[in-house]
RNA sequence: CCCGAUAAAGCCAAACCCUUCGUGAGAAUGGGGAGGAAAGUUGCGGAUCCGCAAGGUGCGGAUGGCCGAGCUGCCGAAG
Repeated sequence: CCCGAUAAAGCCAAACCCUUCGUGAGAAUGGGGAGGAAAGUUGCGGAUCCGCAAGGUGCGGAUGGCCGAGCUGCCGAAG
């Protein structure tokens, strides 16, 4: 470094529910806990979705828990 255990210490938090914000996709707080070794981070490429405009295929936005990629990172047995 690869790797990831019926290991240890911690961490995150899906669906769903309450409240708030947003035209919307969605976001935030609290509850909840199916899951996660990058479910940390960056919308850079792709993808999906929303709004507006349009027939010129654009502009603006959402998702990092969709896939790549960049940056960073806890612990540690076997191999």
The RNA shown here (c-di-GMP-I-GGC riboswitch aptamer) has 79 nucleotides and comes from an uncultured Desulfobulbaceae bacterium. Model confidence (mean pLDDT): 85 of 100.